[in-house]
Molecule: transfer RNA
Organism: Patescibacteria group bacterium UBA2196
RNA sequence: GGGAGUGUAGUUCAAUGGUAGAACAUCGGUCUCCAAAACCGAUGAUGAGGGUUCGAUUCCUUCCACUCCUG
Numbered sequence: 001g002g003g004a005g006u007g008u009a010g011u012u013c014a015a016u017g018g019u020a021g022a023a024c025a026u027c028g029g030u031c032u033c034c035a036a037a038a039c040c041g042a043u044g045a046u047g048a049g050g051g052u053u054c055g056a057u058u059c060c061u062u063c064c065a066c067u068c069c070u071g
Base pairs, nucleotide, nucleotide: 001070002069003068004067005066006065007064010024011023012022013021018054026042027041028040029039030038047063048062049061050060051059
């Protein structure tokens, strides 16, 4: 230089164009003499720009980051 792939919550993963969800973590509460465990609740995310569409995490495109293959 060429080609391919990945990017969603603090972490690991879902979501086949129609209200973005789960587990763990964090915070608050109940329980307990205290703590742990358990139970209840809350907070929190689509890498950035543009396009298609009534509607985009999803389709197209450019860029950015990372990974792999190749010279």